[in-house]
């Protein structure tokens, strides 16, 4: 250099065909409980890597870059 995958909460992953983001774990509270743990209920949290494009609407389509992984490839 080429191609394929990935990049969504603080950390792991969803979101069928484009119709507007959600679970677990973690945090804050409240319940239990002599206390703690475990359990139960409940809030909080997100410019979806970045900028553009299409669309009435884009995590999703397109396009460039940026980062991670795989494969091949060239030079030495």
């Nucleotide at each position: 250099g080429c191609g394929c995958c990935c990049g969504u909460a603080g950390c792991u992953c969803a979101a069928u065909a484009g119709g507007a983001a959600g679970a677990g774990c973690a945090g804050g509270g409240c319940c239990c409980u002599u206390c703690u743990a475990a359990g139960g209920c409940u809030c909080a949290g997100g410019u979806u890597g970045c900028a553009g494009g299409u669309u009435c609407g884009a995590g999703u389509c397109c396009u460039g870059c940026c980062g991670g992984g795989c494969g091949c490839g060239c030079c030495c």